[in-house]
RNA sequence: GGGCGUGUAGCUCAGGUGGUUAGAGCGUCACACUGAUAAUGUGAAGGUCGGAGGUUCGAGUCCUCCCACGCCCA
Numbered sequence: 001g002g003g004c005g006u007g008u009a010g011c012u013c014a015g016g017u018g019g020u021u022a023g024a025g026c027g028u029c030a031c032a033c034u035g036a037u038a039a040u041g042u043g044a045a046g047g048u049c050g051g052a053g054g055u056u057c058g059a060g061u062c063c064u065c066c067c068a069c070g071c072c073c074a
Stems, first nucleotide, its partner, number of pairs: 001073007010026004019057001028044005050066005
């Protein structure tokens, strides 16, 4: 330098062929339970969906460029 893949909550990840309000598990916090913890149960907080543009009535999803990481080729 060329090609391919990945990027979504603190962590690990889902998200069909573009459509309804962006989700799960773990973690965190609060409450219940307990003599007190743990475990368990209930609830809550937490997201510019890597960044910027574009297409569209509508984009996490499609297109372009850029960034980071990984793999392959040279």